[in-house]
RNA sequence: AGCGCAGGCCGUUCUAUCGCCGCGGGUUUAGGCUCGUGGAGGAAAGUCCGGGCAACACAGAGCAUUCCGCUUCCUAACGGGAAGGACCUGCAGCACAUGCUGCAGGGACAGAAAGUGCCACAGAAAAUUACAGCCUUUCUUUGCUUCGGCUUUGAAAGGUGAUGGUGAAAACGUGAGGUAAGAGCUCACGAUAGCGGUUGGCGACAGUCGUUAUGGGUAAACCUCGGAAGUUGAAAGACCAAAUAAACCGGAGCUACAGGGCUGCUCGCUCGAUCCGGAGGGUAGGUUGCUAGAGCCAUUCAGCGAUGGAUGGCCCAGAUAAAUGAUAGAACUCGACAGAACCCGGCUUACAGGCCUGCUUUUUUU
RNA sequence: GCUGUUGUAGCUCAGGGGUAGAGCACUUCCUUGGUAAGGAAGAGGUCGUGAGUUCAAUUCUCAUCAACAGCU
Numbered sequence: 001a002g003c004g005c006a007g008g009c010c011g012u013u014c015u016a017u018c019g020c021c022g023c024g025g026g027u028u029u030a031g032g033c034u035c036g037u038g039g040a041g042g043a044a045a046g047u048c049c050g051g052g053c054a055a056c057a058c059a060g061a062g063c064a065u066u067c068c069g070c071u072u073c074c075u076a077a078c079g080g081g082a083a084g085g086a087c088c089u090g091c092a093g094c095a096c097a098u099g100c101u102g103c104a105g106g107g108a109c110a111g112a113a114a115g116u117g118c119c120a121c122a123g124a125a126a127a128u129u130a131c132a133g134c135c136u137u138u139c140u141u142u143g144c145u146u147c148g149g150c151u152u153u154g155a156a157a158g159g160u161g162a163u164g165g166u167g168a169a170a171a172c173g174u175g176a177g178g179u180a181a182g183a184g185c186u187c188a189c190g191a192u193a194g195c196g197g198u199u200g201g202c203g204a205c206a207g208u209c210g211u212u213a214u215g216g217g218u219a220a221a222c223c224u225c226g227g228a229a230g231u232u233g234a235a236a237g238a239c240c241a242a243a244u245a246a247a248c249c250g251g252a253g254c255u256a257c258a259g260g261g262c263u264g265c266u267c268g269c270u271c272g273a274u275c276c277g278g279a280g281g282g283u284a285g286g287u288u289g290c291u292a293g294a295g296c297c298a299u300u301c302a303g304c305g306a307u308g309g310a311u312g313g314c315c316c317a318g319a320u321a322a323a324u325g326a327u328a329g330a331a332c333u334c335g336a337c338a339g340a341a342c343c344c345g346g347c348u349u350a351c352a353g354g355c356c357u358g359c360u361u362u363u364u365u366u
Numbered sequence: 367g368c369u370g371u372u373g374u375a376g377c378u379c380a381g382g383g384g385u386a387g388a389g390c391a392c393u394u395c396c397u398u399g400g401u402a403a404g405g406a407a408g409a410g411g412u413c414g415u416g417a418g419u420u421c422a423a424u425u426c427u428c429a430u431c432a433a434c435a436g437c438u
Base pairs, nucleotide, nucleotide: 001362002361004359005358006357007356008355009354010353012331013330014329015328016327017326018325020039021038022037023036024035025034026033027032041337045348046347048346049345050344051343052342053233054232055231056230060267061266062265063264065229066228067227068226069225070084071083072082073081074080085109087106088105089104090103091102092101093100094099110224111223115222116221117218118217119216131164132163133160134159135158136157137156138155139154143150144149172190173189174188175187176186177185191214192213193212194211195210196209197208198207199206200205237288238287239286240285248278249277250276251275252274257272259271260270261269262268295314296313297312298311299310300309301308302307332335367437368436369435370434371433372432373431376390377389378388379387384421392408393407394406395405396404414430415429416428417427418426
């Protein structure tokens, strides 16, 4: 210097004129005129999580439903973030029965040793297994015999997961002993899991000693354990103004059961004379909620970090059919994804190009 | 703006972990003098897209895209 990966930041600029939306000042009876000032994003998006705010609800019991799941911390809160632990994957080195160390990356990472279910095809068997093979006993049968037995064929009963092949997955691994043949059946070393002690750590966990066991996978299958969740959503809600058909038609109910509420359901409690549908009539305007906020910038302190504290400075869209545009000129690398609608914190998705930092690798120079 | 549902053959829909089906439509043949109806055979699927869980995904989970419906 180039390529790649990860993280962070920016994401056309300048001048003039004319317009559009808001706010403030001046002037005017008012309409209006005039001056000043502000005017889209890192995602404003998807509406996927969490919170604020608001209305309704909130005596109690039971049953369901949804979501989350290693530890500690951050935070208003979170399924988000930070730091760590164990596990997995790739590369390199060492070892090879299993593995160990270093670097880089990854994830919804409680429990399968509480129970139930499922595991197609293949295979004997997918978890209370015996197809072939090996072995024992009994019966049968062939041949030999030194009459003790050896050997051969077949059937029945039984043992065996060491061998074969199947599969994504096959009943702890290696070696030795042992056995009729075998097998953790026994032993040595090793692996995994539970329990108990001990050391280190806030903790997840790690090391070590003893002991017991060797029980396949799947919980983004049911489920168990632990935790969380009231419902709705600015078309929430508050105020002002305008309007009237409390009529008509059909059905249910009318003094104890139609219907409503307790926001998934039931019990229970409570309100209760009106309720549901049809066709039709009236009104469909304004103010507020609305933007000074878990706000932004700079410096500094604490912390590994997320983040928090202190000091100083700043005010930065608020429309309601919905405002950011047009024209002229100039510059360059010729400009991507994309447009606020109650507000914040995250996540996810889209994004031409540029800058900075770190790491791997290649080439050149010293 | 808020909330919900759906996406499987040309059309309408089943299937809810083990190589995806039904009806109508389409193609060929039979039947008829010919057509329809009827009968026989056949073709046609990136299960909207991309990741993940799993031995295995149309199905389970997440993200994304599109369509539809409701609320003043």
Two RNAs folded together computationally: RNase P RNA and transfer RNA, 438 nucleotides in total. Rfam match: Bacterial RNase P class A. Gene Ontology terms of the family: ribonuclease P activity, dimeric ribonuclease P complex and tRNA processing. Rfam classes the family as a ribozyme.